[in-house]
Molecule: Glycine riboswitch aptamer
Organism: Paracoccaceae bacterium
RNA sequence: AACCCCACGUCGGGAGAGCGCAGCGCAGGCUGCCGCCGAAGGAGCAACCGCCCCGGUAAACUCUCAGGCAAAAGGACCGACGCGGGGGC
Numbered sequence: 001a002a003c004c005c006c007a008c009g010u011c012g013g014g015a016g017a018g019c020g021c022a023g024c025g026c027a028g029g030c031u032g033c034c035g036c037c038g039a040a041g042g043a044g045c046a047a048c049c050g051c052c053c054c055g056g057u058a059a060a061c062u063c064u065c066a067g068g069c070a071a072a073a074g075g076a077c078c079g080a081c082g083c084g085g086g087g088g089c
Stems, first nucleotide, its partner, number of pairs: 003087004008082006018034001020033005035069003041065001042063003048056003
């Protein structure tokens, strides 16, 4: 160097659930009400570990605060490229 890991950027893929009702607004949309979804974010817990009262600690599981339920936007995660850092012979 190859290769591996992490962060960031770009591109591509990317699910679920009412085009719900009412009011306001030129419109984008906002507010309220009811019904739903889980893959932004957030919160919770096991085994296990500890200094064992108690605490640490995970998710795609659970909760739905937030967010979302035509399109658009967003979107965990996956891939490719670029770039910085680390590992590595």